[in-house]
RNA sequence: CACCCAUCCAGAGCGGCCGAGAGACCUGGCUCGUCGACGCCGCAGCAACCAUCCCGUGGGGGACAGGUGCUCACGCCAGGACCGAUGGAGG
Numbered sequence: 001c002a003c004c005c006a007u008c009c010a011g012a013g014c015g016g017c018c019g020a021g022a023g024a025c026c027u028g029g030c031u032c033g034u035c036g037a038c039g040c041c042g043c044a045g046c047a048a049c050c051a052u053c054c055c056g057u058g059g060g061g062g063a064c065a066g067g068u069g070c071u072c073a074c075g076c077c078a079g080g081a082c083c084g085a086u087g088g089a090g091g
Stems, first nucleotide, its partner, number of pairs: 001091001004088005013043005021032003025080005044071003049067002052062004075083001
């Protein structure tokens, strides 16, 4: 990084730094933001994709510790497009 598979209305926030936009892109809304958003770091947590453990094994359950992910609002909403994101598999 092309292709393939699964998921995306559940769940889970504090502190420090920074300083003006942010919510992926386009249009239109809406929301968050100098009472400090977004982002980065630390800690905490959620979840259960991989790994792992248990059971009555086409399934169900646990999850302290491992690899990721996630922690305003349904991927914020509607329409659009070679849509996007995350995990797995495989080269």
Description:
This is a predicted structure of a 91-nucleotide RNA (SAM riboswitch aptamer (S box leader)) from Ornithinimicrobium sp. F0845. The model forms 96% of the base pairs in the Rfam consensus. The coordinates come from a structure-prediction model, not an experiment, and the mean pLDDT is 83. The sequence was found by an Rfam model in a public genome assembly. Its Rfam family is "SAM riboswitch aptamer (S box leader)". Gene Ontology term of the family: regulation of gene expression.